[in-house]
Context: one part of a larger RNA
RNA sequence: CGUUGAAUUUUGAGGAGAUUUGCGCAUAGUACGAGAGGACCUGCGUGAACGAACCUCUGGUCUGAGAGCUGUUCCUGCCAAGGGCAAUGCUCUGUAGCUAAGUUCGGAAUGGAUAACCUCUGAAAGCAUCUAAGAGGGAAGCCAACUCCAAGAUGAGAAUUCGUUAUGAGGCCCGUGGGAGAUGACCACGUUGAUAGGCUCUAGGUGUAAGCACAGUAAUGUGUUGAGCCGAGGAGUACUAAUCCG
Numbered sequence: 001c002g003u004u005g006a007a008u009u010u011u012g013a014g015g016a017g018a019u020u021u022g023c024g025c026a027u028a029g030u031a032c033g034a035g036a037g038g039a040c041c042u043g044c045g046u047g048a049a050c051g052a053a054c055c056u057c058u059g060g061u062c063u064g065a066g067a068g069c070u071g072u073u074c075c076u077g078c079c080a081a082g083g084g085c086a087a088u089g090c091u092c093u094g095u096a097g098c099u100a101a102g103u104u105c106g107g108a109a110u111g112g113a114u115a116a117c118c119u120c121u122g123a124a125a126g127c128a129u130c131u132a133a134g135a136g137g138g139a140a141g142c143c144a145a146c147u148c149c150a151a152g153a154u155g156a157g158a159a160u161u162c163g164u165u166a167u168g169a170g171g172c173c174c175g176u177g178g179g180a181g182a183u184g185a186c187c188a189c190g191u192u193g194a195u196a197g198g199c200u201c202u203a204g205g206u207g208u209a210a211g212c213a214c215a216g217u218a219a220u221g222u223g224u225u226g227a228g229c230c231g232a233g234g235a236g237u238a239c240u241a242a243u244c245c246g
Stems, first nucleotide, its partner, number of pairs: 001152001005162006014149004020048007032037001050106005058100004065093005070086003074083003110144003117137004174190005195241003198237005204230003211224005
């Protein structure tokens, strides 16, 4: 830009993906075979690699968070307690998120047409012959079936609902944002509101704050105390920002 208003829900021409395979057990030490050995078929189980999704578990990371430690001509007037800087100053843990080595799932079943091949009936050629007419079986392969995309399928499809200006459907811009994301886009919300922040509570993280008291000459220890702080997660709450008009 087209599909000749829009929103929602769709059909599926066509396309893409997937299609792998080992081992064990039963059938059965059966058929077969002198024995040694040892099946077809059918059913069941368990793996490898590959792929998808996810984070409950096991872990990794986690420059948000908590704690410990050192230095400092810096800051909060000083002590104490904190802050800044030193590669996140160094170290130990570690939520959300992301993630694999973790977890779950998948390649199944089925139908159709066939290949090699095996057949039936059967002449040419009184016989024979799977083939010449005709008919059947038959593969991890082919076509469907499974998953995803898909009407620019210009052949531009369909259904439902709303709107067609006096009565304006719907969309965009704008704002608050994230499950989305380089930007666009997508998605949620915009007071008839829980969209983000704040506040309250909390799963959870760290690991017993400061102050005070007591013991000790003191360093320090003990008690208050599983404390204090945090809380990207989960709830709630219009306090702030999503204003108003055209």
Molecule: large-subunit ribosomal RNA, domain VI
Organism: Candidatus Zambryskibacteria bacterium RIFCSPHIGHO2_12_FULL_43_12b